[in-house]
This is a predicted structure of a 498-nucleotide part of an RNA (small-subunit ribosomal RNA, 5' domain) from an uncultured prokaryote.
Context: one part of a larger RNA
RNA sequence: AUGAACGCUGGCGGUAUGCUUAACACAUGCAAGUCGAACGAAAGCUUUAUGCUUUAGUGGCGAACGGGUGCGUAAUACGUGAGAAUCUGCCCUUAGGAGGAGAAUAACUUCUGGAAACGGUUGCUAAGUCUCCAUCUAAAGGUGGGGAUCUUCGGACCUGCCGCUUCAUGAUAAGCCCGCGGCCUAUCAGCUUGUUGGUGAGGUAAAAGCUCACCAAGGCUAAGACGGGUAACUGGUCUGAGAGGACGGUCGGUCACACUGGAACUGAGACACGGUCCAGACACCUACGGGUGGCAGCAGUCGAGAAUCAUUCACAAUGGGCGAAAGCCUGAUGGUGCGACGCCGCGUGGGGGAUGAAGUGCUUCGGUAUGUAAACCCCUGUCAUCUGCGAGCAAACCUUUUCGGUUAACACCUGGAAAGCUGAUAGUAGCAGAAGAGGAAGGGACGGCUAACUCUGUGCCAGCAGCCGCGGUAAUACAGAGGUCCCAAGCGUUGUUC
Numbered sequence: 001a002u003g004a005a006c007g008c009u010g011g012c013g014g015u016a017u018g019c020u021u022a023a024c025a026c027a028u029g030c031a032a033g034u035c036g037a038a039c040g041a042a043a044g045c046u047u048u049a050u051g052c053u054u055u056a057g058u059g060g061c062g063a064a065c066g067g068g069u070g071c072g073u074a075a076u077a078c079g080u081g082a083g084a085a086u087c088u089g090c091c092c093u094u095a096g097g098a099g100g101a102g103a104a105u106a107a108c109u110u111c112u113g114g115a116a117a118c119g120g121u122u123g124c125u126a127a128g129u130c131u132c133c134a135u136c137u138a139a140a141g142g143u144g145g146g147g148a149u150c151u152u153c154g155g156a157c158c159u160g161c162c163g164c165u166u167c168a169u170g171a172u173a174a175g176c177c178c179g180c181g182g183c184c185u186a187u188c189a190g191c192u193u194g195u196u197g198g199u200g201a202g203g204u205a206a207a208a209g210c211u212c213a214c215c216a217a218g219g220c221u222a223a224g225a226c227g228g229g230u231a232a233c234u235g236g237u238c239u240g241a242g243a244g245g246a247c248g249g250u251c252g253g254u255c256a257c258a259c260u261g262g263a264a265c266u267g268a269g270a271c272a273c274g275g276u277c278c279a280g281a282c283a284c285c286u287a288c289g290g291g292u293g294g295c296a297g298c299a300g301u302c303g304a305g306a307a308u309c310a311u312u313c314a315c316a317a318u319g320g321g322c323g324a325a326a327g328c329c330u331g332a333u334g335g336u337g338c339g340a341c342g343c344c345g346c347g348u349g350g351g352g353g354a355u356g357a358a359g360u361g362c363u364u365c366g367g368u369a370u371g372u373a374a375a376c377c378c379c380u381g382u383c384a385u386c387u388g389c390g391a392g393c394a395a396a397c398c399u400u401u402u403c404g405g406u407u408a409a410c411a412c413c414u415g416g417a418a419a420g421c422u423g424a425u426a427g428u429a430g431c432a433g434a435a436g437a438g439g440a441a442g443g444g445a446c447g448g449c450u451a452a453c454u455c456u457g458u459g460c461c462a463g464c465a466g467c468c469g470c471g472g473u474a475a476u477a478c479a480g481a482g483g484u485c486c487c488a489a490g491c492g493u494u495g496u497u498c
Stems, first nucleotide, its partner, number of pairs: 001496002004494005011346005017339002025301002028299003033061003038058002041055005068257003078181004083176001086174001091170001093168001095166003099133005108123001111120003141162006149156002183229003190220003195217008232254004236247004259280005282293004310336001312335003318332001319330004349379004359370004383439001385434005398420008442487005447468003453482005463470002
């Protein structure tokens, strides 16, 4: 010094922190949804308005973030410095474009299989779904408002906002290559055939034996190749005067993994923790035909262990996803709870008080120690208790009013100003008042190292002990007592590191 544990003891608060072992197995609940301003449909309500609410399904975006763990990995990793042959959804900036035609399918419906999981079949339908033509090639619409003019009364037209598509730039994020650096082992000395290089082809977003055909025979190694063991790496942490040594839990960055092994699909991005497929082990359901599952997310359970917490509250704040917005979701996060596990702060009272009371210990029996300690007197009111008042974390979004911009426009939209709305923690922090010394001290040591000594018991016994060593009848070393010393809500022991 510690993510500690154990023994004894335990008043309060703040702030950190809490499975280091079995990457063992997991009951239960939750942890990723959202959009009706993309679409058809159904149900309900109703003022019957082309009204409102809800949603199974199609479609879009997200689910590759966030959260967990450290198995593997000694280099496809990490740290640092440099590089060229790449990609990047959403976002910023810039310049354009957005014409026409068609088709399918879910939902729904018909019939039907199965215990279930889940299907098969018939018919219908929409879209920002899909296909085709044109434009060098790509594309799609949705929603709000409106004075003239035209109108087949649908709208055209004008004007905002959100989208769609293409080129370019930036930002962000990612992939790739190179130099250097950081463990042990020679009781591992030789290793290598896609191996090393070339040509050509394939392949990738992209360089490359990345892959393949042919050709050459190279490449690494005592400055430790190859093999074996151990291990995520780092900013840092601990220690130390430093140089060093040891470590890498919490927090930040990177990597790897998601029951075990393998594979691809979708997509801007995965070879994907809460997606798919195959194989395996395990567990569960079964009508025995067949199916289902993956907490190293948050809680929690069994087990292992010396040992590590609540099956809690809220989205009020910060951040994220979706949405035009209201908003919804968020075990991220913000809080509360439990544990003296750590650090820090505070308290357990202050002043006076000698007949130096009693008790107890020692005693040379005179006394002396505990000791101003107590009693007693006078005060104070921290913390805890009770009563009352009571912030800040809140500003946005949104609604209303108003001033600019845009516009044909006092619509709409947008920028500013004013008012209103929103708090889980929690009636919390804080403040004021009330009462009353009242509710709050222990642990270890006392032979030397090492601060602190006597008596009794025991008698090489019982026992102590970190080292030296104590104990066999006067033990400052065992056990008890009185006294003393050191720390103090802790104290000691054990483990580990310097």
Its mean pLDDT, the model's own confidence on a scale to 100, is 86.
The full RNA is in RNAcentral, with records from ENA.
It matches the Rfam family "Bacterial small subunit ribosomal RNA".